RNA sequence: AGAGUUUGAUCUGGCUCAGGACGAACGCUGGCGGCGUGCCUAACACAUGCAAGUCGAACGGGGCGAAGGGAGCUUGCUCCUGGAGCCUAGUGGCGGACGGGUGAGUAACGCGUGAGUAACCUGCCUUUCAGAGGGGGAUAACAUUCUGAAAAGGAUGCUAAUACCGCAUAAAGUCAGAGUGUCGCAUGGCGCGCUGACCAAAGGAGCAAUCCGCUGAAAGAUGGACUCGCGUCCGAUUAGCUAGUUGGCGGGGUAAAGGCCCACCAAGGCGACGAUCGGUAGCCGGACUGAGAGGUUGAACGGCCACAUUGGGACUGAGACACGGCCCAGACUCCUACGGGAGGCAGCAGUGGGGGAUAUUGCACAAUGGGGGAAACCCUGAUGCAGCAACGCCGCGUGAGUGACGAAGGUCUUCGGAUUGUAAAACUCUGUUCUUGGUGAAGAUAAUGACGGUACCUGACUAAGAAGCCCCGGCUAACUACGUGCCAGCAGCCGCGGUAAUACGUAGGGGGCAAGCGUUAUCCGGAUUUACUGGGUGUAAAGGGAGCGUAGACGGCGCGGCAAGUCUGAAGUGAAAGGCAGGGGCUUAACCCCUGAACUGCUUUGGAAACUGCCAUGCUAGAGUGCUGGAGAGGUAAGUGGAAUUCCUAGUGUAGCGGUGAAAUGCGUAGAUAUUAGGAGGAACACCAGUGGCGAAGGCGGCUUACUGGACAGUAACUGACGUUGAGGCUCGAAAGCGUGGGGAGCAAACAGGAUUAGAUACCCUGGUAGUCCACGCCGUAAACGAUGAAUACUAGGUGUUGGUGGGCAAAGCCCAUCGGUGCCGCCGCAAACGCAAUAAGUAUUCCACCUGGGGAGUACGUUCGCAAGAAUGAAACUCAAAGGAAUUGACGGGGACCCGCACAAGCGGUGGAGCAUGUGGUUUAAUUCGAAGCAACGCGAAGAACCUUACCAAGUCUUGACAUCUCCCUGACCGGUGAGUAAAGUCACCUUUCCUUCGGGACAGGGAAGACAGGUGGUGCAUGGUUGUCGUCAGCUCGUGUCGUGAGAUGUUGGGUUAAGUCCCGCAACGAGCGCAACCCUUAUUCUUAGUAGCCAGCAGGUAAAGCUGGGCACUCUGGGAAGACUGCCAGGGAUAACCUGGAGGAAGGUGGGGAUGACGUCAAAUCAUCAUGCCCCUUAUGAUUUGGGCUACACACGUGCUACAAUGGCGUAAACAAAGGGAGGCAAAGGAGUAAUCUGGAGCAAACCCCAAAAAUAACGUCUCAGUUCGGACUGUGGUCUGCAACCCGACCACACGAAGCUGGAAUCGCUAGUAAUCGCGAAUCAGAAUGUCGCGGUGAAUACGUUCCCGGGUCUUGCACACACCGCCCGUCA
Repeated sequence: AGAGUUUGAUCUGGCUCAGGACGAACGCUGGCGGCGUGCCUAACACAUGCAAGUCGAACGGGGCGAAGGGAGCUUGCUCCUGGAGCCUAGUGGCGGACGGGUGAGUAACGCGUGAGUAACCUGCCUUUCAGAGGGGGAUAACAUUCUGAAAAGGAUGCUAAUACCGCAUAAAGUCAGAGUGUCGCAUGGCGCGCUGACCAAAGGAGCAAUCCGCUGAAAGAUGGACUCGCGUCCGAUUAGCUAGUUGGCGGGGUAAAGGCCCACCAAGGCGACGAUCGGUAGCCGGACUGAGAGGUUGAACGGCCACAUUGGGACUGAGACACGGCCCAGACUCCUACGGGAGGCAGCAGUGGGGGAUAUUGCACAAUGGGGGAAACCCUGAUGCAGCAACGCCGCGUGAGUGACGAAGGUCUUCGGAUUGUAAAACUCUGUUCUUGGUGAAGAUAAUGACGGUACCUGACUAAGAAGCCCCGGCUAACUACGUGCCAGCAGCCGCGGUAAUACGUAGGGGGCAAGCGUUAUCCGGAUUUACUGGGUGUAAAGGGAGCGUAGACGGCGCGGCAAGUCUGAAGUGAAAGGCAGGGGCUUAACCCCUGAACUGCUUUGGAAACUGCCAUGCUAGAGUGCUGGAGAGGUAAGUGGAAUUCCUAGUGUAGCGGUGAAAUGCGUAGAUAUUAGGAGGAACACCAGUGGCGAAGGCGGCUUACUGGACAGUAACUGACGUUGAGGCUCGAAAGCGUGGGGAGCAAACAGGAUUAGAUACCCUGGUAGUCCACGCCGUAAACGAUGAAUACUAGGUGUUGGUGGGCAAAGCCCAUCGGUGCCGCCGCAAACGCAAUAAGUAUUCCACCUGGGGAGUACGUUCGCAAGAAUGAAACUCAAAGGAAUUGACGGGGACCCGCACAAGCGGUGGAGCAUGUGGUUUAAUUCGAAGCAACGCGAAGAACCUUACCAAGUCUUGACAUCUCCCUGACCGGUGAGUAAAGUCACCUUUCCUUCGGGACAGGGAAGACAGGUGGUGCAUGGUUGUCGUCAGCUCGUGUCGUGAGAUGUUGGGUUAAGUCCCGCAACGAGCGCAACCCUUAUUCUUAGUAGCCAGCAGGUAAAGCUGGGCACUCUGGGAAGACUGCCAGGGAUAACCUGGAGGAAGGUGGGGAUGACGUCAAAUCAUCAUGCCCCUUAUGAUUUGGGCUACACACGUGCUACAAUGGCGUAAACAAAGGGAGGCAAAGGAGUAAUCUGGAGCAAACCCCAAAAAUAACGUCUCAGUUCGGACUGUGGUCUGCAACCCGACCACACGAAGCUGGAAUCGCUAGUAAUCGCGAAUCAGAAUGUCGCGGUGAAUACGUUCCCGGGUCUUGCACACACCGCCCGUCA
């Protein structure tokens, strides 16, 4: 000193934590000593013992009775004397008013502090003065007796005193009287002398000296009593209280003043500076905390007060209204013979009870102190000690050194090791403490020691008997494993736990403290979070709706005085203890002692006079008055005007009007709407009109008149601080609402109807009542807002507007200056930011109001006001860890602007209807293996399930295993063949059969055995790698430095143009850069060059039925290399002399020429553990392996993607023409032959620019069909075949013949495509034994349309709003469960 928590960051703001403390309690643990502390609750009730007695030197008795003496004899006993000494019930004296306990009551002169008493008392003690003469009558004890259970009491008789009572004496004293001195704030005090009256006494001890007492008085000391100033908790949802109340006079009473009490008289006294009432509480020195100021507290120690079972009362006494005294009353307990009695632990122990909780029925008067006594001495639960309790503070110990094989064990592990850890063991040493023995204090001036054989010192023995508790996610020092699986649990706040938990539980390790450690309760701190020091109020909580004004607070300039505040000197006090500083004593410390300073306060007194205050006297700058002048929807009342709406009457006129997004209700042939004329009535005042004016605010708008308020300017005649603010108070106060009476045209809550809607108690429409208007009276609230209280002064400017005044000029005007209002922009400054900025939210001063987390709640209760509605004032329980302000970045909006895309539009062709193919869902099944799920799953993984594949099901088998490595044993194989058996595999039998060698064996292979291990298409794609999809080939995504901002962040990347593009140009607090775009790559379109075989054939020659067939050639086509070409390069126009755009030329190609590959930062916990890899979990004679058969091909149904069609732009037939790109050896296969055909036969040629697949088809030509379920369409089915293959039943493809279904162009909806594209036509390939309508490629023929960007969808940029940030599939409200 801060930290965590709202948010990505800032601010406000609450909550929480880290510190210290404690009379503590609880949990776990516990070795010793010292010093302290120990019923905070029931001021609840108490058994038992003790806590206040003492004095015989005050007194009379009583008891015991020594020495001594005498007598008797039994000669050591008895009796009689004697009376030292001791004890003591009673009378008497002193003390029981101290000491000890408790905190119930008390908000008070109770306490603290400082004064006062001229209004007082004081036993014992000290000092001084004076004295004590002489008498008297009783009474307890005792004796006798009576009553009673007892406690106790009565009667009669006797007796003493330092008990009691007269008398004498009276210096002094008190009272009275008349004088005098002196002092005082008043009453008055203190003296001096005189006169009068009144009041005393006790003895005891001692041989004595003398001592102790007694009486009166004065003084001191001590202790008390009373009074006063100041201070002393919360509540106004307690505002009025008071009748002895306030005062006076006179009495009474008291130690003493006083309504303390009484009689009479007066009507006062207290209170917003908080009376009264209610609640709570003993106060202080101090203690804890805090930097301090403060806050909290009042155990222990000390001072004061109050109380003693509850309430009341007095007595005695110096002192009490008395803790262990008395009386009465109440409750409770006990005894009782029922008549009556006894008691009071808040003394020390102790008991019960209450409680989370607090000790021994101990020892001693040795010390200190107290009471009594002449003293010895007695008493003392005060006190000194001991016991119990880690309750607190302090000190010590539980060992020290050496010790690596870094032992064992434990834990973790990447299995290598790491850690526990020099820790242990072992060796050496020591002996604090403990145990045991010895000596043995101080405390005690002569004696006396409870503590105590204690402290201390010392001998001996053994490392021996002595470590725990909390924590380890962040705050906050300290991490791993296992278990658990939103369970069990943790948690001070944030929060952790849903299968890899450093947060739960355990273990290992670590951190902290340590005989303790944690938790809980409470207090202060942090919290500047009540702000005096030291906060705020435009939007975070917070300015009263406005004005007038009372109390109060604050207040201009000059001079003089006073000294209350203020400053300063001195004196008194501020107890001790405590705290601080310096010393000292216990071995140290805690603890104790000494000294000093301090105690910031109060009181008295001397001084100063600047400032505040008070008094006096002046001034005019504040304020006000007067005079002159103009502006204005300022107010109140009366009158008056026109336009418009509606209604009435009359005329014209005819079928609609009205209303809406569209309608309907409504009005209208009984004549509406429209229009003309006349009339009635009410309300409001178009234009002017303006961030113009006026008013305190609310508010004020046709015109005229009357009355009236305020502001402003000018002037400087008057007053002379008369001012500012303003708690209470009073007044005003929009709209709505209320009361009474009017008025009522329009509008219009409620209400009715019509629409809208899922509903529509709404929005829209047609009607319509209160009300709106007037008069009078209430209400008293509004987002009554500038969300900004009033006043004064100061602090850069610029520009409008409004009202006045002065000046200048060339004057319908302009300029300068100034005062008052009202706006905008802007500097300093302020502010969390937004913003404010002379009309402050700036700088200062004064006064008022208000705030202190969100909700509960402006609610409840109470009170006041109101006719009511309601208004004002205004909580708590409970609950949350946030609620909130301003700004930032994103996402989002049925917000805006701009732009793009087959996104729409314009077109062409489809899908959705039919049949079939294929995939999916669903259902079914022993199984129908698994995955994919909007776009971005669904002819997807699968470029091809009859067995295999295959992961699924049924059944049969195997268990180191089908596959890999290692060890041991056996065999010589393996391969191959034969047989048995089986559904098949497994299984069994037989035959045949190696190489090298140093002869030990080895290589290799098979079989067997045991384990390590194999194996898993088992789980988790939400543990992962890799790969992929998607937004999207969209134009974006970022960084460095700089700058701006408290910060998040911004700038750059925005703006003006332009582009397909963050493409480029210009501008600019930015300047640069990176990943993307583009280009570089492949292909295609043109040309050139080079090379020509298997390609080609123009020219030359040969040659055929024909033919590049041959020689030859490489010109052309073509193929493979290599180049060129296109760059807005050129021209014109536009544009900003830019980028760029438009048009043109040239060119094969023109503005990216066409196509492909190429996919930024990231998003979707997107997909995949079943391609592969992989963590963790799971199975291990099975979730592994193998075999046969089945299934993945099921089928009321639904969906996606396709194929074929529905026909004449067609079908069929005949005969003709033109490709490209591919593939081919377990292959492609020609010619020829057979078959209607699938195909068979055949086998030339070809590892391919050579041969083969291979026929291209649409097209064109000719013929036929003639609009029909057909010569369209071909599903389904039957029969017969072909091919592949161990095998076509489940479940293949194809051929022939026959059969000939639906379907006549397809609802809502929906898809693709912008040019060699769509559409249409065929060809090929991969996979593959066989099996494409799928997929991937190839070429042929070859269109239409695009005005345009309003709308739908998706995307980009800028901007705006936002209570969203998991980001609109968000957030969130109500009801129900």
The RNA shown here (small-subunit ribosomal RNA) has 1377 nucleotides and comes from an uncultured bacterium. Its mean pLDDT, the model's own confidence on a scale to 100, is 84.